[in-house]
Molecule: SAM riboswitch aptamer (S box leader)
Organism: Desulfuromonadales bacterium
RNA sequence: UGCUUAUCGAGAGUGGUGGAGGGAAAAGGCCCUGCGAAACCACAGCAACCGGUCUUUUGACGUCAGGUGCUAAAUCCUGCCGCAAGGCAAAGAUGAGAG
Numbered sequence: 001u002g003c004u005u006a007u008c009g010a011g012a013g014u015g016g017u018g019g020a021g022g023g024a025a026a027a028g029g030c031c032c033u034g035c036g037a038a039a040c041c042a043c044a045g046c047a048a049c050c051g052g053u054c055u056u057u058u059g060a061c062g063u064c065a066g067g068u069g070c071u072a073a074a075u076c077c078u079g080c081c082g083c084a085a086g087g088c089a090a091a092g093a094u095g096a097g098a099g
Base pairs, nucleotide, nucleotide: 003097004096005095006094007093008092013043014042015041016040017039021032022031023030027078028077029076044071045070046069048068049067050066052064054062075091079088080087081086
């Protein structure tokens, strides 16, 4: 990097360095930003997946180390179907698995 699969309207921020951009990509919209963007670091937090321990008991719930991840706005919005409620698709993100 590609494949398979699950989830994606919940949740969770401060400080330091930095110094103008950022919200995945193209375009449009909307928004954040010198009351300090991106990026990096530290600490803190969240609890989605994996995984181990314990309780319990073979089926799930719960507790707590660890790994990955995440901590503005629905994955910020955009396509298709539908009167609407809602459903579906594409792309993307994250986890797990196989190669």